[in-house]
Context: one part of a larger RNA
RNA sequence: AGACGGGGAUUCGCACAAGCGGUGGAUCAUGUGGUUCAAUUCGACGACAACCGAGGAACCUCACCAGGGUUUGAAAUGCUCAAGAAAUUUCGGUGAAAGCCGAAAUGUCUCACAAGGACUUGAGCACAGGUGCUGCACGGCCCUCGUCAGUUCGUGGUGUGAAUUGUUCCCUUAAGUGGGGUAACGAACGCAACCCUCAUUGCCUGUUAUAUGUGUCAGGCGAAACUGCCUCUUUUUAAGGGGAGGAAGGUGGGGAUGACGCGAGGUCAGCGUGGCCCUUUGAUAUCCUGGGCUACACACGUGAUACAAUGGCGCACACAAUGGGUUGCCAACGCGCGAGCGGGAGCUAAUCCCAUCAAAAUGCGCCCCAGUUCAGAUUGGAGUCUGCAACUCGACUCCAUGAAGCCGGAAUCGCUAGUAAACGCAAAUCAGCUAUGUUGCGUUGAAUACGUUCUCGAAUCUUGUA
Numbered sequence: 001a002g003a004c005g006g007g008g009a010u011u012c013g014c015a016c017a018a019g020c021g022g023u024g025g026a027u028c029a030u031g032u033g034g035u036u037c038a039a040u041u042c043g044a045c046g047a048c049a050a051c052c053g054a055g056g057a058a059c060c061u062c063a064c065c066a067g068g069g070u071u072u073g074a075a076a077u078g079c080u081c082a083a084g085a086a087a088u089u090u091c092g093g094u095g096a097a098a099g100c101c102g103a104a105a106u107g108u109c110u111c112a113c114a115a116g117g118a119c120u121u122g123a124g125c126a127c128a129g130g131u132g133c134u135g136c137a138c139g140g141c142c143c144u145c146g147u148c149a150g151u152u153c154g155u156g157g158u159g160u161g162a163a164u165u166g167u168u169c170c171c172u173u174a175a176g177u178g179g180g181g182u183a184a185c186g187a188a189c190g191c192a193a194c195c196c197u198c199a200u201u202g203c204c205u206g207u208u209a210u211a212u213g214u215g216u217c218a219g220g221c222g223a224a225a226c227u228g229c230c231u232c233u234u235u236u237u238a239a240g241g242g243g244a245g246g247a248a249g250g251u252g253g254g255g256a257u258g259a260c261g262c263g264a265g266g267u268c269a270g271c272g273u274g275g276c277c278c279u280u281u282g283a284u285a286u287c288c289u290g291g292g293c294u295a296c297a298c299a300c301g302u303g304a305u306a307c308a309a310u311g312g313c314g315c316a317c318a319c320a321a322u323g324g325g326u327u328g329c330c331a332a333c334g335c336g337c338g339a340g341c342g343g344g345a346g347c348u349a350a351u352c353c354c355a356u357c358a359a360a361a362u363g364c365g366c367c368c369c370a371g372u373u374c375a376g377a378u379u380g381g382a383g384u385c386u387g388c389a390a391c392u393c394g395a396c397u398c399c400a401u402g403a404a405g406c407c408g409g410a411a412u413c414g415c416u417a418g419u420a421a422a423c424g425c426a427a428a429u430c431a432g433c434u435a436u437g438u439u440g441c442g443u444u445g446a447a448u449a450c451g452u453u454c455u456c457g458a459a460u461c462u463u464g465u466a
Base pairs, nucleotide, nucleotide: 003465004464005463007462008461009460010459011458012457013456015452016451019415020414021413022412023411026305027304028303029302030301031300032299033298034296035295042053043052064291065290066289067288068287069286070285073127077126078125079124080123081122082121083120084119087106088105089104090103091102092101093100094099109117110116129278130277132276133275134274138272139271140267141266142265143263145261150189151188152187153186154185155184156165157164158163169180170179171178195255196254197253198252200223201222202221203220204219205218206217209214226249229243230242231241232240233239307408311367312366313365314364315363316362323354324353325352328347329346333342334341335340374405379400380399381398382397383396384395385394421444422443423442424441425440426439427438
C1' cells in the first nucleotide's frame, strides 16, 4: 500500500421490506450427474456449468463403436521416370457399400516434324493429414465483478524510506457530477455528451397506399427540453422541493458503448499458433456400411401443460406489429372429417403470397363443482408429408383409449410501468423435424414501495490486526 473483522460512520442496489406471478409436488420436453453399454464422442461444474458450445444428431454432420477398404493418400505444392495428345462415355465380375479385378467405345490440343508446354493415369521422392495432448506455453475472441464510479500520471510539497498528498473535508449528484474550501496546481482513461431508435411538429420528395380529392404512410432536412420561466429552501453557490406552459421535465423511455484491473476464469473442438505425439505394411490420416450420441433402478437444473367456473365447449364476430419468399412464397377454384392433395394466377415484393394476416377480448347458448363436457400422459388402429431411406430414431392428422394431477414440505426465483402477468404472430437454423428452446414483434394490462432494523452484494472515510 492492500486484504480481512460476528469494528464504527455515511451511502447505494428488486438487497430486504410492501406487492404480483412463479419454482420446489404431478405428467411431459430438454440439459447435466450417475449407472449401463461395443460405443453411449468431446468440452463447460458456486455466483460466471447444466434448452450452455448445438441458430436445428434418421444417413451426412461425427470427432465415438463394430466390420470392410486405401497408403503420396479426399484436397495442396514441387521434383524424377514411364504410359497416354487433351479428354469423354459405357459395360462385366465380386461386394453391404467403399473398393478391387477386367473389358469396350468415342475422340484426337498448341505444333510443318521433333522437342517442350498444359492435362490424365501409374511408380518413386520431398511431403501431406490429424476434432491427437497441453487454454498452466500463446494470439484472437468472450464471461464476471459492473454501466459499479472508480483507476492513474506530470510537476510541486511532505517523509531517511516504502510511500503519501492531489483523489481527504463540507454541501450536492445517477456519477471522482458539480460548487466551496484546501500544499497543491494541472492532466489522462473512465462518468456525461457526441451515435442509433421511440414519442410532437414544420418543409421537401414520393413509386406500389388511396374514394384520384389526397395524405394514414415511407424517406430526407430541420424545430423542440436547456432547471430556460415563476416560487420556496440552502452559503443566496452547486443544487433540491413545488408550479406554469408543453407532445415530452429535470438523465423523457430504450439501445449501442464496459476504465485500471481480478478470477493461471472459458475456448488448442470456430480460427490461427509454439512445443510434444501418431503416420512404410499400414495408422490418432482417410473412404464406406451399419450402429451410437435418443440407453434408464435413480438424483439435480431449466421449461411446457395442467389441476378448472375470472373456467371448458359450440356458434357468431372485432382489432396488430415485426418479419420471410425464385432450388422460393404459393392465391382463386375443386377433392378430403383432417393432416393434405390436385390446380395453376401473381410475385425477384409498400404491388403478389405466407396471411380474410392473430389470439386472448366481445355477444349468445350449454355445462353446475364432479377426477367432471377439467386435464391431457400413455396405448391400439388407420393415414398424410419430407427424404435414397422414418426399425433403432421424424413431424403432423383422424378414430378410439383416457394415467398422474384437486394449487404443491423445508426452501427458493423474477419483476418498480406500458414493467409484471396473460395472449397470440414472425424469423434464424432447416429437405423434414423431436422448438415447449432462442431472438424479435405487437395486443390486453395491474399491484406495491411505510421505510433501511435485519439478509446479500457494493462504494467512500476511519479503526484494529503479521

Description:
Predicted 3D model of a 466-nucleotide part of an RNA (small-subunit ribosomal RNA, 3' major domain) from a bacterium. Its mean pLDDT, the model's own confidence on a scale to 100, is 81.